[in-house]
This record gives sequence, structure tokens and C1' cells, in this order.
RNA sequence: GGGGUCGUAGCUCAGCCCGGUUAGAGCGCUGCUCUGUCACAGCAGAGGUCACGGGUUCGAAUCCCGCCGGCCCCGCCA
Repeated sequence: GGGGUCGUAGCUCAGCCCGGUUAGAGCGCUGCUCUGUCACAGCAGAGGUCACGGGUUCGAAUCCCGCCGGCCCCGCCA
């Protein structure tokens, strides 16, 4: 330098191919109930610029372009 793949909640990930309801799950976190207390269990809640910038579109996490970072493969130099 070329190619592939990944980036979505604090963590692990789904959703993307085939654009359309208000962006989800588990764990974690907070509050309440329960308990002598903690844990467990039950109920409720908070938490997101969908890496970043731009474009297409009535409408983008999803399509297109650019760019940054992680991982893998190939090539080049030594």
C1' cells in the first nucleotide's frame, strides 16, 4: 500500500442483507417491597449523537462516499 471484518446503553451483543410504530435483550446500576441485616426473589425506573463527517431519500442504525480505531489476510522495503 491492497483486501476482508468489526464499532449500537457501563459490559456482552441482536437488529443492517430486504430503509418505515417511540431503537432492543441479558448482565450491571438506582429506587421500592421482602429480611433483624446482606444476599436471593418480585416490581418499577434511569441510561443511546447507533465510532465520526457528509450525501441520497418524504423517511437512514440500515443504502452511498469519506475518515478514525481494533482484529485478520496479502503485498512491498529492510
Background:
Predicted 3D model of a 78-nucleotide RNA (transfer RNA) from a candidate division WWE3 bacterium. Its mean pLDDT, the model's own confidence on a scale to 100, is 81. Rfam family: tRNA. By type it is a transfer RNA. Rfam describes the family as follows. Transfer RNA (tRNA) molecules are approximately 80 nucleotides in length. Rfam links the family to the GO term triplet codon-amino acid adaptor activity. The same sequence occurs in records of 2 taxa. The sequence is in RNAcentral, with records from ENA.